[in-house]
Context: one part of a larger RNA
Molecule: small-subunit ribosomal RNA, central domain
Organism: Arenicellales bacterium WSBS_2016_MAG_OTU3
RNA sequence: CUGGGCGUAAAGCGCGCGUAGGCGGUUUGCUAAGUCAGAUGUGAAAGCCCCGGGCUUAACCUGGGAACUGCAUUUGAUACUGGCAGACUGGAGUGUAAUAGAGGGGUGUGGAAUUCCGAGUGUAGCGGUGAAAUGCGUAGAUAUUCGGAGGAACAUCAGUGGCGAAGGCGACACCCUGGAUUAACACUGACGCUGAGGUGCGAAAGCGUGGGGAGCAAACAGGAUUAGAUACCCUGGUAGUCCACGCCGUAAACGAUGUCAACUAGCCGUUGGGAGGAUUGCCUCUUAGUGGCGCAGCUAACGCGAUAAGUUGACCGCCUGGGGAGUACGGCCGCAAGGUUAAAACUC
Numbered sequence: 001c002u003g004g005g006c007g008u009a010a011a012g013c014g015c016g017c018g019u020a021g022g023c024g025g026u027u028u029g030c031u032a033a034g035u036c037a038g039a040u041g042u043g044a045a046a047g048c049c050c051c052g053g054g055c056u057u058a059a060c061c062u063g064g065g066a067a068c069u070g071c072a073u074u075u076g077a078u079a080c081u082g083g084c085a086g087a088c089u090g091g092a093g094u095g096u097a098a099u100a101g102a103g104g105g106g107u108g109u110g111g112a113a114u115u116c117c118g119a120g121u122g123u124a125g126c127g128g129u130g131a132a133a134u135g136c137g138u139a140g141a142u143a144u145u146c147g148g149a150g151g152a153a154c155a156u157c158a159g160u161g162g163c164g165a166a167g168g169c170g171a172c173a174c175c176c177u178g179g180a181u182u183a184a185c186a187c188u189g190a191c192g193c194u195g196a197g198g199u200g201c202g203a204a205a206g207c208g209u210g211g212g213g214a215g216c217a218a219a220c221a222g223g224a225u226u227a228g229a230u231a232c233c234c235u236g237g238u239a240g241u242c243c244a245c246g247c248c249g250u251a252a253a254c255g256a257u258g259u260c261a262a263c264u265a266g267c268c269g270u271u272g273g274g275a276g277g278a279u280u281g282c283c284u285c286u287u288a289g290u291g292g293c294g295c296a297g298c299u300a301a302c303g304c305g306a307u308a309a310g311u312u313g314a315c316c317g318c319c320u321g322g323g324g325a326g327u328a329c330g331g332c333c334g335c336a337a338g339g340u341u342a343a344a345a346c347u348c
Stems, first nucleotide, its partner, number of pairs: 003320004007302002012316001014201004021194003025088007033081002035077008049065006091191001092188004096183004103177007110154001115149007125136002162169002206247006215241002220236004258315006266293012297304002321348003330341004
């Protein structure tokens, strides 16, 4: 390179937007670049192949032919692809009217609980465990009542419920704001799909500066357990967890399943719309999601099965025995931690 693959065997970038590129709906005309056909020229000789000839034969030598699948010029063809011009509405989008939603950002407010502080009642224990001890408590704890402070998280509702591209999002009110869906029309007229580079977003932990700090809690200290116990259990406890701004850019970032489109039996739930029929709350149809089964088909099996891992097309990414190794070196990025790109020797 030709292949064969990527749910679990190696393999889908964490997720978007988008440049180049690749690919691209229906129809008419023109063109003739790709494409197809003919002709001409060229495609050295030798060699290969075919038919002959010469050395006793062969190797070898030699005559002729074919081939040289190519290139150029030229004459035509016009189905398909391309180019140019025109038209269309089914793809895509815009407008109108509605709907649902923890979608995002900001500001403010609320109640329960934990902790701490003040005051009252009250007295000897509390706490904790398998059992204990460290710890707290006669300087009055635990318990209980009232008041106050402060931080963080929002029980029930809650649901294989909803929203978001993914990460993710859950008290309430207001402000700003993105997307989706539905219905019936009107409009634009292929404006589309994918996407190397690029660019943005991206849990937790971690980093920088400044705040904040109730609870929890790496590190750390003590008490236990144990042969030991740098653990599991207990009592404490600092970073951190929270906020603002700036970095980091990774996860079993998972559906371990790239995005888009078309086609291919059914049945049962559920969420948001719409239509029709009944009308004590039900039935039928339809659409966009989200679940459970299941035919065909696929699969090594497990399983998947209109939300495909079925049947196809377009584009991208990735894999190519195990270890060495997601490491070294170099580059790029980062304050650092490190990230990203990414080998080889050697070995089985």